Two RNAs folded together computationally: RNase P RNA and transfer RNA, 451 nucleotides in total. Its mean pLDDT, the model's own confidence on a scale to 100, is 75. Rfam match: Bacterial RNase P class A. By type it is a ribozyme.

RNA sequence: GUACCGUACCGGACAGCUGCGCUGCAUAAGCCGAAAGGUAUUGCGGUGAGGAAAGUCCGGGCUUCACAGGGCAAGGAUAACAGAUAACGUCUGCCGAGGGUGACCUUAGGGAAAGUGCAACAGAAAAUUACCGCUGUGCUCUGCACAGUAAGGAUGAAAAGGCGAGGUAAGAGCUCACCGGCGCACUGGAGACUUUGCGGCCGUGUAAACCCUAUCCGAAGCAACACCGUUUGCGGAGCGUCGCUUUUUGUGACAAUGCGCCCUGCAUAUCCGCGGGUGGCAAAGAACUUUAUGGCAACAUAAAGUCAAGAUAGAUAGCUGUCUCGGCUGAUAAGCUAUGACAGAACCCGGCUUAUAGGUACGGUACUAUU
RNA sequence: GCGGGCGUGGCGGAAUUGGCAGACGCACCAGCCUUAGGAGCUGGCGGGUAACCGUGCAGGUUCAAGUCCUGUCGCCCGCA
Repeated sequence: GUACCGUACCGGACAGCUGCGCUGCAUAAGCCGAAAGGUAUUGCGGUGAGGAAAGUCCGGGCUUCACAGGGCAAGGAUAACAGAUAACGUCUGCCGAGGGUGACCUUAGGGAAAGUGCAACAGAAAAUUACCGCUGUGCUCUGCACAGUAAGGAUGAAAAGGCGAGGUAAGAGCUCACCGGCGCACUGGAGACUUUGCGGCCGUGUAAACCCUAUCCGAAGCAACACCGUUUGCGGAGCGUCGCUUUUUGUGACAAUGCGCCCUGCAUAUCCGCGGGUGGCAAAGAACUUUAUGGCAACAUAAAGUCAAGAUAGAUAGCUGUCUCGGCUGAUAAGCUAUGACAGAACCCGGCUUAUAGGUACGGUACUAUU
Repeated sequence: GCGGGCGUGGCGGAAUUGGCAGACGCACCAGCCUUAGGAGCUGGCGGGUAACCGUGCAGGUUCAAGUCCUGUCGCCCGCA
C1' cells in the first nucleotide's frame, strides 16, 4: 500500500426569531363568589424521542383471576459441558463438528439397540435380501432342483464398515495389517471431551415423522386493575318447555349462564353491546458513568458522581444565518444541497431479530513493496 | 395488546401422510370454419438456444421440500 477480520462508538454543531406539550414560581384584566377568596387564556424560568422508540420473537417486574375433591397430566417450550443473570430460547467460556491460507466465522449439538411409521421411480431385495454370477451336492444331465456365498455384475440418494493380504469348494472380520465407527480400561481435565492401549463388537437412513428421556411452564394482560361519578341511561336479543293451578301470579322439575375442559359440586336468575374522569404513570432503579478489586470472559463487589419526555388522537416543531463532513453539477474556479440513512415514545425493564446515508477509534490477519 | 390464516403462470385455483410442479377454468396466441365478425372445433401457452432455473424473500433438515423447521417481508381476518 492492497484485501480483509474483530470490538466499541457517533447519527450534524452553534446562534437568533416564532410556536407546541408537560412542569415550577408570580400575577388576577376577565370570569366565578354576598364576601374572604379561587381561577390563566398573562408573565418569567426549567424540560422535551431512539439506537433501534420498530417487529411483538423470548424473559421478567406489576396487576387481577384461579388455587374445593378427583381425573385429563392434556398442551407448550428447551436440548453437548461449565458458568453469568431477577429470569430467558439471552450472554460468556470451553468441547465436538463444519468453513477459511489466516485474523476469525458458523453450528436446532440428547436418543434410531423402547416401540410404530416412511424410504417415490428403478431394483431380486429398502432390512430376517439371492435376479445374474460363483461353488458344492443330487437327478430323469445342452438342463433342472436343493444348499452355500454379499467377493463380482446390474438398480438406486442409500445395498449390510472401507482397502489390501492370508484363507476357502466358492466366499465371508473367518483371520491379520492400516483407516473409520462403537464399547471397555487408562492419561490429562471441574466437565463436555481427550491421549494411549485392548476388544472383531460393526446393529441402513429419517425424530426440523410420531415418539422416548431429562428439565421448565397456573391463566390473562395497563384496553390489566383500583377509586369516584354517571347511574340505575341508551340500543339489541330473550323472557322457553312440562306438571300443579279456571287465568294472572306463584311453585317444582328440565333447560340456560359462569367456574380452562370432563365428572361431582357450587353460584346466578335475564343476557349482550355502548357510555365520563382520576389513579396505575412519569424523578430513583435488577438504572447509568468513572475508578479500584476479583474473574480468561459474561459479570460481581466497593467508593464517588449523575439523573426530571409523559401526550391521549396523541406535544417534542417551523423559519433564517454561519460552519464541519458527505452527496450532486462542473475541465478548474466555483455553485447547489440538512428531503443528507433508517425511523419516531404511549405501563416499565433485560435481551433477540430486522432497517440504517455517512463517519470515527482501537486491536489483529494475509499478500506485496521498501528499509 | 392478544390470537389465527394466506402468499404457486397474466388472473382464479389444484397439487398436503415430503416423491416427475403447474391439473382445471378464464384470458391470450395460431390454425380450421365463415364473404366477414361472433360462436364452435383443434393445437399452443412460466423463463432460457441449451444445460438448467423457477411456489414472496434468505437460510436450514432430508437422497429428495410448494409441502417440514428458523428468520424475515407483505396481505387478510378475529377478540377485548